[in-house]
Predicted 3D model of an 84-nucleotide RNA (c-di-GMP-I riboswitch aptamer) from a Bacillota bacterium.
Taxonomically the source falls in Bacillota (Bacteria, Bacillati).
The sequence was found by an Rfam model in a public genome assembly.
Rfam family: c-di-GMP-I riboswitch aptamer. From the family's description: GEMM was predicted in a large-scale screen for bacterial structured RNA regulatory elements.
């Protein structure tokens, strides 16, 4: 070193929810606070899944992504630690 994912040490991060604040929502920021993550670090490449402002259309409704969501899963680069 590379596969793994015991165990040590330093440590990261930050769900629901509040509160502000962008946005048509989905969602995102920032603030509190921790459900939990050995990559829940980054990146929509693929696949899922959410939302429908606008545009269709058989118009008390449906359909759409050009909007999202990396804590859905894949895949891609990176990185602490050091058994078997």
């Nucleotide at each position: 070193u590379c596969c793994c994912g015991a165990u040590c040490a330093g440590g990261g991060u930050a769900a629901u929810g509040c509160c502000g604040u962008c946005g048509a929502a989905a969602g995102g920021c920032g603030g509190c606070g921790a459900c939990g993550c050995a990559a829940a670090g980054c990146u929509u490449c693929g696949g899922g899944c959410c939302u429908a402002a606008g545009g269709c259309g058989u118009u008390g409704c449906g359909c759409u992504a050009u909007g999202g969501c990396g804590g859905c899963c894949g895949a891609g680069c990176u990185g602490c630690c050091g058994a078997a």